[in-house]
Context: one part of a larger RNA
RNA sequence: CUGGGCGUAAAGCGCGCGUAGGCGGCUUGGUCAGUCGGAUGUGAAAGCCCCGGGCUUAACCUGGGAAUUGCAUUCGAUACUGCCAAGCUAGAGUAUGAGAGAGGGUAGUGGAAUUCCAGGUGUAGCGGUGAAAUGCGUAGAUAUCGGGAGGAACAUCAGUGGCGAAGGCGGCUUUCUGGGUCAACACUGACGCUGAGGCGCGAAAGCGUGGGGAGCAAACAGGAUUAGAUACCCUGGUAGUCCACGCCCUAAACGAUGAGAACUAGCCGUUGGGGAUAUUCAAAUCCUUAGUGGCGAAGCUAACGCGAUAAGUUCUCCGCCUGGGGAGUACGGCCGCAAGGUUAAAACUC
Numbered sequence: 001c002u003g004g005g006c007g008u009a010a011a012g013c014g015c016g017c018g019u020a021g022g023c024g025g026c027u028u029g030g031u032c033a034g035u036c037g038g039a040u041g042u043g044a045a046a047g048c049c050c051c052g053g054g055c056u057u058a059a060c061c062u063g064g065g066a067a068u069u070g071c072a073u074u075c076g077a078u079a080c081u082g083c084c085a086a087g088c089u090a091g092a093g094u095a096u097g098a099g100a101g102a103g104g105g106u107a108g109u110g111g112a113a114u115u116c117c118a119g120g121u122g123u124a125g126c127g128g129u130g131a132a133a134u135g136c137g138u139a140g141a142u143a144u145c146g147g148g149a150g151g152a153a154c155a156u157c158a159g160u161g162g163c164g165a166a167g168g169c170g171g172c173u174u175u176c177u178g179g180g181u182c183a184a185c186a187c188u189g190a191c192g193c194u195g196a197g198g199c200g201c202g203a204a205a206g207c208g209u210g211g212g213g214a215g216c217a218a219a220c221a222g223g224a225u226u227a228g229a230u231a232c233c234c235u236g237g238u239a240g241u242c243c244a245c246g247c248c249c250u251a252a253a254c255g256a257u258g259a260g261a262a263c264u265a266g267c268c269g270u271u272g273g274g275g276a277u278a279u280u281c282a283a284a285u286c287c288u289u290a291g292u293g294g295c296g297a298a299g300c301u302a303a304c305g306c307g308a309u310a311a312g313u314u315c316u317c318c319g320c321c322u323g324g325g326g327a328g329u330a331c332g333g334c335c336g337c338a339a340g341g342u343u344a345a346a347a348c349u350c
Stems, first nucleotide, its partner, number of pairs: 003322004007304002012318001014201004021194003025088007033081002035077008049065006091191001092188003096183003103177003107173003110154001115149003119145003125136002162169002206247006215241002220236004258317006266295012299306002323350003332343004
């Protein structure tokens, strides 16, 4: 000395549930498996190491010791770990009461707007751009008025506001339903944490079948621009976007930061709950708790920065990294209807 790391350099699985496993609160007693100590046996000889001896020295030879970190048997120790038994309540959970929320599913419903249809008024333009043109319009458009149809999305409220494990969730009402929070304390009594495999969820795009189709809009067509313009701009426009069911399983799935627990200065906002003070109400101040933001002490960091929502100080468990390219590719396996996904190299080269 007996790896170092993972916000941005390579590296946290997209997220959860959970199997095996790993790890695990306080007290008492038992046991003595782990652990620690003693003894005995064994651990061949040679070699290495130490102290001697023999060749004139040395190499070499030779005597003794040590070492052989191990194993077995046996006798002990009992703090810690394990196991057994009994108990506890600080972890975890249940019950009671209160209260917030775009959490999820379902059925219904509302108004604004766009488009279209038929009608009224009305006449020559409208539209579009940097400028134009394609396009629409005397078969009456654009504009405007009331009527009708249909689809999709929900302005204001709206907020580093809320909820959710993540993806994500926003008009209103109904109904079914998940989770979290607070208060007081009744109950259970370690029932916990993590989690290889496994299972489930998982934006958008895409796929299958059947619907739907207003607006938008890959592809496509035309007009411009340009040296060209398979683009940016314009006029159109089909898949798709929407619904039901079934697949796909990826993302800058990001906080580029795994989960859980404990500890470590303060200050300022904001959301939900509780308490206290004072009070006519409203409000205010202070304390506390669960979130969510801004600064910042110590500390950390290559720096940027992080800083009780840690990237600080520690512990437990999982995942992952190990020079660049080749390559997240080939081959094989598994999955998929396909698109492809996942697992995942090497030669060669710098």
Predicted 3D model of a 350-nucleotide part of an RNA (small-subunit ribosomal RNA, central domain) from an uncultured prokaryote. The full RNA is in RNAcentral, with records from ENA. Rfam family: Bacterial small subunit ribosomal RNA.